[in-house]
């Protein structure tokens, strides 16, 4: 240095103004927000005379993953409900122009998307499950083999 295993910790942002109305942070107009890994021509820094090389950041819409939601089986339970384990399913949205060998990633412009339950009125932004759960993953420690 890269791989596998174990332990431990961590891990989501956003409603401001106006309009209508009996009532809206839910509708309308203008706003605001963008989890994790990959890719990445952009970018910051170190080093070097240079070519290079090293470290970091960089996509809500690409490729994957997770949360949420649904189902099956098993365990606990007399049944239901519930809780836990395993397995499976579902899961949103981008175009045009520019540059270029190459861009759905850069630049310009215009679009679009966002679990479930609740609510005097329809919610990505309010309230709730949730001071929850723990995953994808990240950091650290230890072990194993190279």
């Nucleotide at each position: 240095g890269a791989g596998c295993g174990u332990g431990c910790u961590c891990u989501g942002g956003g409603g401001g103004c106006g309009g209508u109305g009996a009532a809206a942070c839910u509708c309308c107009g203008c706003a605001c927000c963008g989890g994790c890994g990959g890719u990445g021509a952009c970018u910051g820094g170190g080093u070097g005379a240079a070519a290079g090389u090293c470290c970091g950041g960089a996509a809500g819409u690409c490729c994957g993953c997770g949360a949420c939601c649904c189902g099956g089986c098993c365990a606990c339970a007399g049944c239901c409900a519930g809780u836990g384990g395993c397995c499976g399913g579902u899961u949103g949205a981008c175009c045009a122009g520019g540059u270029g060998g190459g861009a759905u990633u850069c630049c310009u412009g215009g679009a679009c998307c966002g679990a479930c339950g609740g609510u005097c009125a329809a919610a990505g932004u309010c309230c709730g499950g949730a001071u929850g759960a723990g995953a994808a993953g990240a950091a650290c420690a230890c072990g194993c083999a190279c």
Molecule: FMN riboswitch aptamer (RFN element)
Organism: Nocardioides piscis